[in-house]
Transfer RNA from Candidatus Lernaella stagnicola, 72 nucleotides, folded computationally.
RNA sequence: GCCCCCUUAGCUCAGUGGAUAGAGCGCCGGUCUCCGGAACCGGAAGCGCAGGUUCGAUUCCUGCAGGGGGCG
Numbered sequence: 001g002c003c004c005c006c007u008u009a010g011c012u013c014a015g016u017g018g019a020u021a022g023a024g025c026g027c028c029g030g031u032c033u034c035c036g037g038a039a040c041c042g043g044a045a046g047c048g049c050a051g052g053u054u055c056g057a058u059u060c061c062u063g064c065a066g067g068g069g070g071c072g
Stems, first nucleotide, its partner, number of pairs: 001071007010025004018055001027043005048064005
C1' cells in the first nucleotide's frame, strides 16, 4: 500500500427497510429471609461518526475512525 470481516446496553451477543431495537450476565430498587451474594418481581441503559438513497435507514450505498485477519 491492497483485500476481507467486525463496530447494537457496562460486558458477551441476537436482530430487521416501517412496531416500543431484544437476550444472557452485570447494575439499581423491591419482596422474601436470621442474612442475601439464592429465589421472585420491577427498573435504568444502546444502533461508532459524517454524508447519500428512500415516503421511511439501526438495516442499503460512500467516506472516515477504531479493532481483527490475509497479501505484498

Taxonomically the source falls in Candidatus Lernaella (Bacteria, Candidatus Lernaellaia, Candidatus Lernaellales, Candidatus Lernaellaceae). Its Rfam family is "tRNA". The family's RNA type in Rfam is transfer RNA. The RNAcentral record of the sequence draws on ENA.